Notes: Small-subunit ribosomal RNA from a Chloroflexaceae bacterium, 1482 nucleotides, folded computationally. The source organism's lineage runs through Bacteria, Chloroflexota, Chloroflexia, Chloroflexineae and Chloroflexaceae. The coordinates come from a structure-prediction model, not an experiment, and the mean pLDDT is 85. Rfam family: Bacterial small subunit ribosomal RNA.
RNA sequence: ACAACGCAGAGUUUGAUCCUGGCUCAGGACGAACGCUGGCGGCGUGCCUAAUGCAUGCAAGUCGUACGCGGUACCCUUCGGGGUGCUGAGUGGCGCACGGCUGAGGAACACGUGGGUAUCUGCCUGUGUGUGGGGGACAACGCACCGAAAGGGGCGCUAAUCCCGCAUACGCUCUUCGGAGGAAAGCCUUCGGGCGCACACAGAUGAGCCUGCGGCCCAUCAGGUAGUUGGUGUGGUAACGGCGCACCAAGCCGAUGACGGGUACCUGGUCUGAGAGGACGGCCAGGCAGACUGGGACUGAGACACGGCCCAGACUCCUACGGGAGGCAGCAGCAAGGAAUUUUCCGCAAUGGGCGCAAGCCUGACGGAGCAACGCCGCGUGCCGGAUGAAGGCCUUCGGGUUGUAAACGGCUUUUGGGUGGGACGAUAAUGACGGUACCGCCCGAAGAAGCCCCGGCUAACUCCGUGCCAGCAGCCGCGGUAAUACGGAGGGGGCAAGCGUUGUCCGGAGUUACUGGGCGUAAAGCGUGCGUAGGCGGUGGGGUGCGUCGUGACUGAAAGCGCCGGGCUUAACCCGGCGAGGCGUCGCGAUACGACCUGACUCGAGGCAGGGAGAGGAUGGCAGAAUUCCGGGUGUAGUGGUGAAAUGCGUAGAGCUCCGGAGGAAUGCCGGUGGGGUAGCCGGCCAUCUGGCCCUGACCUGACGCUGAGGCACGACAGCGUGGGGAGCGAACCGGAUUAGAUACCCGGGUAGUCCACGCCGUAAACGAUGUUCGCUCGGUGUACGGAACGGUGCAAACCGUUCGGUGUGCCUAAGUUCACACGGUAAGCGAACCGCCUGGGGACUACGAGCGCAAGCUUAAAACUCAAAGGAAUUGACGGGGGCCCGCACAAGCAGCGGAGCGUGUGGUUUAAUUCGACGCAACGCGCAGAACCUUACCCAGGCUUGACAUGCCACUGCAAGCGCACGGAAACGUGUGACCUUCGAGGGUGUGGCACAGGUGCUGCAUGGCUGUCGUCAGCUCGUGUCGUGAGAUGUUGGGUUAAGUCCCGCAACGAGCGCAACCCUCGUCGCUAGUUAUCAGUGUCUAGCGAGACUGCCCACCUCUGGUGGGAGGAAGGCGGGGAUGACGUCAAGUCCGCAUGGCCCUUACGCUUGGGGCGACACACACGCUACAAUGGUGCCGACAGUGCGUUGCGAGCCAGCAAUGGUCAGCUAAUCGCCAAACGGCAUCCCAGUGCAGAUCGGGGGCUGCAACUCGCCCCCGUGAAGGCGGAGUUGCUAGUAACCGCGUAUCAGCCAUGGCGCGGUGAAUACGUACCCGGGCCUUGUACACACCGCCCGUCACGUCAUGGGAGUUGGUAAUGCCUGAAGUCCGUGGGCUAACCGCAAGGAGGCAGCGGCCGAGGGCAGGACUGGCGACUGGGACGAAGUCGUAACAAGGUAGCCGUACCGGAAGGUGCGGCUGGAUCACCUCCUUU
Repeated sequence: ACAACGCAGAGUUUGAUCCUGGCUCAGGACGAACGCUGGCGGCGUGCCUAAUGCAUGCAAGUCGUACGCGGUACCCUUCGGGGUGCUGAGUGGCGCACGGCUGAGGAACACGUGGGUAUCUGCCUGUGUGUGGGGGACAACGCACCGAAAGGGGCGCUAAUCCCGCAUACGCUCUUCGGAGGAAAGCCUUCGGGCGCACACAGAUGAGCCUGCGGCCCAUCAGGUAGUUGGUGUGGUAACGGCGCACCAAGCCGAUGACGGGUACCUGGUCUGAGAGGACGGCCAGGCAGACUGGGACUGAGACACGGCCCAGACUCCUACGGGAGGCAGCAGCAAGGAAUUUUCCGCAAUGGGCGCAAGCCUGACGGAGCAACGCCGCGUGCCGGAUGAAGGCCUUCGGGUUGUAAACGGCUUUUGGGUGGGACGAUAAUGACGGUACCGCCCGAAGAAGCCCCGGCUAACUCCGUGCCAGCAGCCGCGGUAAUACGGAGGGGGCAAGCGUUGUCCGGAGUUACUGGGCGUAAAGCGUGCGUAGGCGGUGGGGUGCGUCGUGACUGAAAGCGCCGGGCUUAACCCGGCGAGGCGUCGCGAUACGACCUGACUCGAGGCAGGGAGAGGAUGGCAGAAUUCCGGGUGUAGUGGUGAAAUGCGUAGAGCUCCGGAGGAAUGCCGGUGGGGUAGCCGGCCAUCUGGCCCUGACCUGACGCUGAGGCACGACAGCGUGGGGAGCGAACCGGAUUAGAUACCCGGGUAGUCCACGCCGUAAACGAUGUUCGCUCGGUGUACGGAACGGUGCAAACCGUUCGGUGUGCCUAAGUUCACACGGUAAGCGAACCGCCUGGGGACUACGAGCGCAAGCUUAAAACUCAAAGGAAUUGACGGGGGCCCGCACAAGCAGCGGAGCGUGUGGUUUAAUUCGACGCAACGCGCAGAACCUUACCCAGGCUUGACAUGCCACUGCAAGCGCACGGAAACGUGUGACCUUCGAGGGUGUGGCACAGGUGCUGCAUGGCUGUCGUCAGCUCGUGUCGUGAGAUGUUGGGUUAAGUCCCGCAACGAGCGCAACCCUCGUCGCUAGUUAUCAGUGUCUAGCGAGACUGCCCACCUCUGGUGGGAGGAAGGCGGGGAUGACGUCAAGUCCGCAUGGCCCUUACGCUUGGGGCGACACACACGCUACAAUGGUGCCGACAGUGCGUUGCGAGCCAGCAAUGGUCAGCUAAUCGCCAAACGGCAUCCCAGUGCAGAUCGGGGGCUGCAACUCGCCCCCGUGAAGGCGGAGUUGCUAGUAACCGCGUAUCAGCCAUGGCGCGGUGAAUACGUACCCGGGCCUUGUACACACCGCCCGUCACGUCAUGGGAGUUGGUAAUGCCUGAAGUCCGUGGGCUAACCGCAAGGAGGCAGCGGCCGAGGGCAGGACUGGCGACUGGGACGAAGUCGUAACAAGGUAGCCGUACCGGAAGGUGCGGCUGGAUCACCUCCUUU
């Protein structure tokens, strides 16, 4: 100077919604590992595990310019020796305390940061002074000796920069201020000097010590401490100090977390994050600590010393068994452990270090190379052109699509690679391990170089095949049970790329610990309540201090890192330079609003005082009446009591009932009230005594005295416990009686603890307003309790009443606002402030262990493993309720006729069978598909036969002795074989046949792959939409409400206004009338009738009523009334309802058969069971005779009159009719007669016989007729069906299918023609509204506990086996220190003897370790045992969710197979009805 930076969500609880809440994912990172794959280069990084053990080599030496000696070569020699070089060990000096490695320990002044000083500091720098003169010894060496070795001892000699005195003392130390004490070393020299030495001061560097502040977890660690805390003295240290010791005092630390336990090297920084924060501390750098484990000192400037010493211990090695040696957490390397981490490389060329005057030596520090995709960065695997869009693959709707310009092919290039040549910087003279490397030139040739993961959603990328809840996938949700974009393969696609995935870990997302930035009425969360300690917070105005706070300046915040700017490697990574940033800390100066402190003051907070007031506030004592029970007596007789109904019980020994008297205990009716009081628990007759708090009013007094409150203390319903009383009623347990499948319950009869009192414990509740306490602020309305004030009224007054205002309490409704919603709303859950408590997914678990408390029961505190993908709150729509309201329906009721009993028919189940084809299964399968099974049908079974096929399309070849037709033969037939006749244009085509190829065919499977159609709720009145509005939203509104209707029909009201599908109407039909037309109707006219068109009915008119719109009731007129009767018509949808066997159709399967065909059989079986019917059981009938009346329909291979035959079925014959023309064509009924209640003159099954008809054919297996036979059956148990009027019932008729018919069925038609409906309580179904819900495959739902089985983790457990840290006692190595008789002893003193001093030895204190002991803490295992979690279908019950069928739940106690039951007290988080009160609206 420039400039910097920046926050994303998604999946998953539900039918859906909002919220709460957890789980999961997308991102980044890594000293990584694993799987698959792998071209090159640069720069980094590389035992996270066993601080496990280590073979081998190397990693610290150097100095001859400190010293003596030995060896060796050469030179000189006076032959004694001297010199020079090299070399060996030794004496001596310096170094070895650096560098390198590791992170075990350590929670500490260890680290970080900022200070301090009672200190030391070799080498280095500066300054000053000095370096004089003596003495002594020990190695080496020599001699002899011990030992296997390591090594050692003895005697003797010797030098020095080795050691010791003496002298001197600028400065130095001590001092009683007089004084006293204390040094030195020489070596080299070119003779200039150089290197040293001693003392002292100063500096620099390094180190020691002290200290403020900062940084982990557990309180299920709460008290710790004996050198402990301080003092005095002394010792010790370089130095302060309780560092050590003696004595004295009794302190010191701790909820601001001592002590204890666990874990961990700390930091600069690294990763992540928008940040705040969180996690981490590998490489690099600073500090600390460690060096096999533990202890110790020595030397030294510096160590308690990684490659030194001593001791103890473990381990390894050597050994002659006597004794020795060792320490890779240096570099390589080995073993082991482990998911896992490299070469026993090169070099001192560079940088740095040690020694040396130097040359130089040493240096696994370091510089390099090697190995490893372990990471970061860079590069490459080619570029351009190329459509017949090749082949192949995959898919396909068979057209094509895609792979795909991709390839081939043409052209080009050469990074990298290979070959070859040159060849550095790093070193400013010499010296290069790297290295013939980087780099450069030339040549060669697209040449050698792509994989991995994914493709259901999140999340980018889709198809086919295989598989069939299997195999498998999976991060979460979840995929897979025959069409899987989710498994496996393939094609294709997506992503990244020399990598890609997976696993692990950290941060993020997670506002999911919330400082930034969350919550606690119901989701997890307010302590049961108060008093109060510490602490936190605190009214008004003034003065002071300047601690916090703010400003400014200085110092510091190492380097690296980070940001910016610039520079160097071709770029980048990487590296270099400059600048910057930043928290924190210390000090100086300044400011004084706010907080703090000091001071003095104030009154509004708080308190006091006075006067009034209300009250189930508390405690004690006394008194009262009603009732229950018991006792006595009277009266009196057979019951009483109890329930859904009963029974047990009580009672003739006299109950119950009733009267009188007495006893005793407990509780206090009315008043009584979302009334009052109290902190809560709670408190209720009356009186007295004692006593707490509160409210109102008033001026006065004190002068912030206040609020909250961790610990603590106190109070604390019921149940329960202890001791002693008491005991009427009630009443766990218990005993009976019922109920029941059972009934350890609900109901009933008894009944003990208990309930009561006194004293003492317990300390819990749905202890709830599920709402902590305190203060302030924020629209209104309306009750109520108690004060006050004003006004008014009554009253002589006391007082009472009313209105208004304001206070305290207690309710309701609401505004704003809040809330996920519900709701709260001056009594806040609103807006703010202060303080406390509490929450952080569900289960495990209101649990275990530990601890405290308790007599006990138990209470308080309170985890983890494991497991789940949720658990939840509120609200929504449904569905459901043994919830409620309203309303419909032949739903019940009222009726009529039936069914269920019989026989038969038909269908079904079952059984049987070679086959009894298949489907349909509550309503809504079962006279259903079947509106026609002897063959056919036919799908089944047996047997025979055919194979391009019985049928379709196309292609190829052949086809005039073809096929077809007739005949014959074989055969059961199909079929096969043979033969004849006929036609011809001799050929193409068509056609036919044969052979072949594509294909046909399948009633084979899947109705849970489908279309279509149908059933059902239900002809029920509903189902929706648009716009608007409301709600965060699901959704609501509309569609609810008041009326009304058959109807969501209509009207009114209304945040709705409209609309659609349904309803209704339009359509058909019947009923009346009119018009038209009239064949075949009528003999004819009219009429009837036929069939076409119209009219008519609309609550239009009258009355009454209601909410006056609309509707209801009645009436008139009318054929008909108030939708006139019937039909057609079936909303959105439900049932994976039914149908692949009507048809169609995806997929799968069969292909000389699962296809086709033929004969026969079966679908018709029969011990049974059910469903629907028919016929009956008779006299309202049967039978015989006579008589009468329809309509719908049908009819030419048909209906068939009439006539004839037959008892009849029927046959014969034909008329008529293509049909208002002809035919099929009536019965019940009526009349007369008979039968006489009987299994019959009822009933007709069954069987025998004889016939008729259809048909190729009636045996299995048709129908009809006649004769004979004459069964069960006398009106049907539980139960159950239909029907509300031309209906039911009864009667017959027609018709489709059909040769015929098993039809008593179906669909229609007419005839005769009823009964009953009070009514909606109940059963069933349905509609609307509402309510509860833990249901939503929706009550055929959900769901609880025991038991049984399997798996897993865990508690207890006789014990057993480890670990850790302490404590007490014993023992006690090395070693410092202290003492020390005797022993030994160079320098100094002394003439000497001897002394001073020293050494060894011995003793003592301490002391690692070891032993013993009792405990503490913490692991492993553990027979057995406790519960827990999970598991597809096990057992028992049914506790909970609806009033869940006894409302549920909480606490406690007892009991029970189990859920659970019961007692006592409590809660509403209880439905429903009624009542009361209050509020709102009118």